A computed fold for a 73-nucleotide RNA from a soil metagenome, annotated as c-di-GMP-I riboswitch aptamer.
It matches the Rfam family "c-di-GMP-I riboswitch aptamer". Rfam describes the family as follows. GEMM was predicted in a large-scale screen for bacterial structured RNA regulatory elements.
RNA sequence: AAAGGGCAAAACCAGAGUGAUCUGGUGACGCAAAGCCACGGGUCCUGAAUAAAAGGAUAGCCGGGUUGCCGAA
Numbered sequence: 001a002a003a004g005g006g007c008a009a010a011a012c013c014a015g016a017g018u019g020a021u022c023u024g025g026u027g028a029c030g031c032a033a034a035g036c037c038a039c040g041g042g043u044c045c046u047g048a049a050u051a052a053a054a055g056g057a058u059a060g061c062c063g064g065g066u067u068g069c070c071g072a073a
């Protein structure tokens, strides 16, 4: 390189949650770590007094850590 395989945005349906959001189904916008970990920053939610503390969500916002598939000449 080629081939095989993997994940699955929006939207819709069902369910959980005050919420961010999550789970399952349908569905593919994209992804070579779009596997995993909230450690740093960001954003968002709850909270509250227009705050704060505290707690939570996001790994498909960025960085970091960690594991890792195929692979011709």
Stems, first nucleotide, its partner, number of pairs: 006031002011026006029060001035066003039063003042058005